[in-house]
């Protein structure tokens, strides 16, 4: 320098193809159950989605640029 991949709560990841105000597990918190502990059982908070710009009623999703990692080529 040039391709493909991916960037979503605190961590892991789904949703992207087919635009419609975000899902799941774990993790935190509060209740219950325990003699207490785990464990189970109900519930709650947390991401407006990597950053700018487009296009649309309407964008995490589609466009165009930029940044980052992670591979592979030179």
């Nucleotide at each position: 320098g040039g391709g493909c991949u991916g960037g979503u709560g605190g961590c892991g990841a789904a949703g992207c193809u087919c635009g419609g105000u975000a899902u799941c597990g774990c993790g935190u918190c509060c209740c219950g159950u325990u003699c207490g502990c785990a464990a189970c059982g109900g519930g709650g908070a947390g991401a407006c989605c990597c950053c700018g710009g487009g296009u649309u009623c309407a964008a995490a999703u589609c466009c165009c640029g930029g940044c980052c990692a992670g591979u592979c080529c030179a």